[in-house]
RNA sequence: CGUGGUUAUCGGGUGAUCGCCGCACCUGCCGGUGCGGAGGAAAGUCCGAACACCAACGGAUACCGUGCUUCCUAACAGGAAGGUCCCGGAAACGGGAACAGAAAGUGCCACAGAAAACAGACCGCCUCCAGCGCUCAGGCGCAGGGGGUAAGGGUGAAAAGGUGAGGUAAGAGCUCACCGCCCCGCCGGUAACGGCCGGGGGCACGGCAAACCUCACGGGGUGCAAGUUCAUGCAGGUUGUGCGCCGUCCGUCGCAAUACAACCGGGUGGGACGCUAGAGCUUCGGAGUGAUCCGGAGCCCAGAUCAAUGAUCACCCUUCCGCAAUCCGGAAGACAGAAUUCGGCUUACAGAUAACCGCACAUU
Numbered sequence: 001c002g003u004g005g006u007u008a009u010c011g012g013g014u015g016a017u018c019g020c021c022g023c024a025c026c027u028g029c030c031g032g033u034g035c036g037g038a039g040g041a042a043a044g045u046c047c048g049a050a051c052a053c054c055a056a057c058g059g060a061u062a063c064c065g066u067g068c069u070u071c072c073u074a075a076c077a078g079g080a081a082g083g084u085c086c087c088g089g090a091a092a093c094g095g096g097a098a099c100a101g102a103a104a105g106u107g108c109c110a111c112a113g114a115a116a117a118c119a120g121a122c123c124g125c126c127u128c129c130a131g132c133g134c135u136c137a138g139g140c141g142c143a144g145g146g147g148g149u150a151a152g153g154g155u156g157a158a159a160a161g162g163u164g165a166g167g168u169a170a171g172a173g174c175u176c177a178c179c180g181c182c183c184c185g186c187c188g189g190u191a192a193c194g195g196c197c198g199g200g201g202g203c204a205c206g207g208c209a210a211a212c213c214u215c216a217c218g219g220g221g222u223g224c225a226a227g228u229u230c231a232u233g234c235a236g237g238u239u240g241u242g243c244g245c246c247g248u249c250c251g252u253c254g255c256a257a258u259a260c261a262a263c264c265g266g267g268u269g270g271g272a273c274g275c276u277a278g279a280g281c282u283u284c285g286g287a288g289u290g291a292u293c294c295g296g297a298g299c300c301c302a303g304a305u306c307a308a309u310g311a312u313c314a315c316c317c318u319u320c321c322g323c324a325a326u327c328c329g330g331a332a333g334a335c336a337g338a339a340u341u342c343g344g345c346u347u348a349c350a351g352a353u354a355a356c357c358g359c360a361c362a363u364u
Stems, first nucleotide, its partner, number of pairs: 002359009012316007020037007039335001043346002046344005051223004063219005068082005083099001084097005100214002105212002107208003122153002124149006131142004161179006180203001181201005186195003227273004236264006244255002247253001280299008317333006
């Protein structure tokens, strides 16, 4: 210097004028002054929480979710570091796993195939029995029955360890060597797991848990349109007093309508609270491989409710176009945009920058 990889940061700047929202101060009001005023994703609303209300004795079960290990965290289906298997790349590095248990039990394994899990004889191979034909004979051919055999052929996603040697009537872990597998031990690791380690075993245990199931852990519901509150009034209700009527010996009892007074009074709409000081931000130091945690100092940083956060101009920056051109002229400035608040995940994003790493080339 070129080309790749990983991680992180920024994502137009300055000034002027006019305007909008909030807070503080001045002010009786109008108004004035000062300060603050979108994001890394404010987005999707997919997970997890805070908070609020409702429900709810406690425990267990059902049901649902999560599912390699350890750690982080308020929590999580999130994150960090690591393990096993698979894939991409020359490398740096990246991607995926439906990654617990099939030696607890039940169930299933289509089609094909003789047979699909207490294995299995269709062809083939071997052997025995008896028959027919040919042949002088030895023998050959054809058809049948009993048995042995998992080496070979064929079917299948899968056929019950592989290769070789011995062995056998033919074969077979039947025996042996090597590889694989299982069990035990030792070593390393917190663990998942790893070891070109040691011993034992001829080998038992096919696959499917995205079938039921088992194991471990977790789980009430609804969401700020939660919820609380204020003022005026209305529908309506309760009580008291007065008046009236009926029954009764009397009435402090009963009934209906009505007047007055006091109290209560749901929802919608309106005002206020909830509402933004928080698992907060910046910076320094420390612990840790890391996610993250601990400590010190400093800071306050949008709260609208038809809903503010904008517009114009000048100069600069970046990119593109025209031009021979760095001048000049023209055009453009990514994705997007708060609404109770946090932690994640996912998705969108022009362009710019930094650090480290791989490969190639050059120079010293």
Molecule: Bacterial RNase P class A
Organism: Balneolaceae bacterium